[in-house]
Context: one part of a larger RNA
RNA sequence: UCACGGCCAAGGAACUCGGCAAAAUGACCCUGUAACUUCGGGAGAAGGGGUGCUUCCUCCAGCGAUGGAGAAGCCGCAGUGAAAAGGCCCAGGCGACUGUUUAACAAAAACACAUGGCUUUGCGAAAUCGAGAGAUGAAGUAUAAGGCCUGACACCUGCCCGGUGCCGGAAGGUUAAGAGGGGAUGUUAGGGGCAACCCAAAGCAUUGAAUCGAAGCCCCGGUAAACGGCGGCCGUAACUAUAACGGUCCUAAGGUAGCGAAAUUCCUUGUCGGGUAAGUUCCGACCUGCACGAAUGGUGUAACGAUCUGGGCGCUGUCUCAGCCGUGAGCUCG
Numbered sequence: 001u002c003a004c005g006g007c008c009a010a011g012g013a014a015c016u017c018g019g020c021a022a023a024a025u026g027a028c029c030c031u032g033u034a035a036c037u038u039c040g041g042g043a044g045a046a047g048g049g050g051u052g053c054u055u056c057c058u059c060c061a062g063c064g065a066u067g068g069a070g071a072a073g074c075c076g077c078a079g080u081g082a083a084a085a086g087g088c089c090c091a092g093g094c095g096a097c098u099g100u101u102u103a104a105c106a107a108a109a110a111c112a113c114a115u116g117g118c119u120u121u122g123c124g125a126a127a128u129c130g131a132g133a134g135a136u137g138a139a140g141u142a143u144a145a146g147g148c149c150u151g152a153c154a155c156c157u158g159c160c161c162g163g164u165g166c167c168g169g170a171a172g173g174u175u176a177a178g179a180g181g182g183g184a185u186g187u188u189a190g191g192g193g194c195a196a197c198c199c200a201a202a203g204c205a206u207u208g209a210a211u212c213g214a215a216g217c218c219c220c221g222g223u224a225a226a227c228g229g230c231g232g233c234c235g236u237a238a239c240u241a242u243a244a245c246g247g248u249c250c251u252a253a254g255g256u257a258g259c260g261a262a263a264u265u266c267c268u269u270g271u272c273g274g275g276u277a278a279g280u281u282c283c284g285a286c287c288u289g290c291a292c293g294a295a296u297g298g299u300g301u302a303a304c305g306a307u308c309u310g311g312g313c314g315c316u317g318u319c320u321c322a323g324c325c326g327u328g329a330g331c332u333c334g
Stems, first nucleotide, its partner, number of pairs: 001329007010320002014318001019315001027051005036041001038152001052074004057070005075079001087313007094305002099111002116149006127136003153300004158230003163227002165223005172218003178212002183207005190199003231249005258292001259289001270286005
């Protein structure tokens, strides 16, 4: 010096990102117990008191063993005499809860969950695996099975179908293979021409116009607990300020209820109030929401949490600020 352990005057979180670590609490009996609440809880809330030994002692219960209540007395610093054995409270965020997870840096607010909803599927079901046979679904049958979202409970869940998707429709437009084959070209029996060459039927070969021709797309409707979206400018009231009101432009429709400097607020340590002597955090408000908002759920919420944030009581070597002791290692010598 390091590791582990023990003690400490006075103070008691002044330490620190943060009470991290340590200390403290602790068993049993009696008493007593708030807000809130889903009436179950909260709750071991909190808080307070007690605990040893002795006596042919007293009372109660019991057949008894014994148990309970009490009286008088005794000792110690200390009586669950050692060991083992919750610290507590207040407020807020998130997630209802018990559970699950990154085997070996993350246990959470992430996942799951009961609940709610949309959607597919009539059974040889849909869906999934397989080339297929076949299998799972299911020896089930719509109170079932699959997919997606939400996430107890309470109160609720507004407007937009223009875009994308999905569902339905079939009049018209477009349209593949295919059908179709007008025509064109090559070839030449034949014809014309003195010749060069020209014309050219049928057949064969090559090519090929019109026309017909599904689904899809265009088109017409529906659908947002489908993917998603939910405005701007100007003016106006008898102080000022503000604008219930009016005008205008644009849109598919212009954000309703509720919440709001928030796990969301840039400016920002916003402003006001509370708590502190002093508070970028915290709590309560305000609303100017850069850029909340309703099952990508909104707002609340008892209980719960090795969760996160702020405060308090108790307690302490965390600190003021160090000191002492023990064990082991290191170090020196061998």
A computed fold for a 334-nucleotide part of an RNA from Pontibacter mangrovi, annotated as large-subunit ribosomal RNA, domain IV. Its mean pLDDT, the model's own confidence on a scale to 100, is 87. Rfam family: Bacterial large subunit ribosomal RNA.